[in-house]
RNA sequence: GCCAGAGUAGCUCAGGGGUUAGAGCACUCGUUUCAUAAGCGAGAUGCCGUGAGUUCGAUUCUCACCUCUGGCA
Numbered sequence: 001g002c003c004a005g006a007g008u009a010g011c012u013c014a015g016g017g018g019u020u021a022g023a024g025c026a027c028u029c030g031u032u033u034c035a036u037a038a039g040c041g042a043g044a045u046g047c048c049g050u051g052a053g054u055u056c057g058a059u060u061c062u063c064a065c066c067u068c069u070g071g072c073a
Stems, first nucleotide, its partner, number of pairs: 001072007010025004018056001027043005049065005
């Protein structure tokens, strides 16, 4: 330099045009216990990498850029 993949909650990931963006773990509060853990109940947390385009409507489609990973040279 070329090609491909990935970027969504603190972490690991799902969701691939429309109703309020979800799960597990973690965190906070409550319950339980002599106490801790586990269990149970409740709660908080996201400009969906950045910018533009298409569309009535974009996390989702298109383009450019940024970061990371892999391959080729």

The RNA shown here (transfer RNA) has 73 nucleotides and comes from a Candidatus Pacearchaeota archaeon. The RNAcentral record of the sequence draws on ENA. Lineage of the source: Archaea > Nanobdellati > Candidatus Pacearchaeota.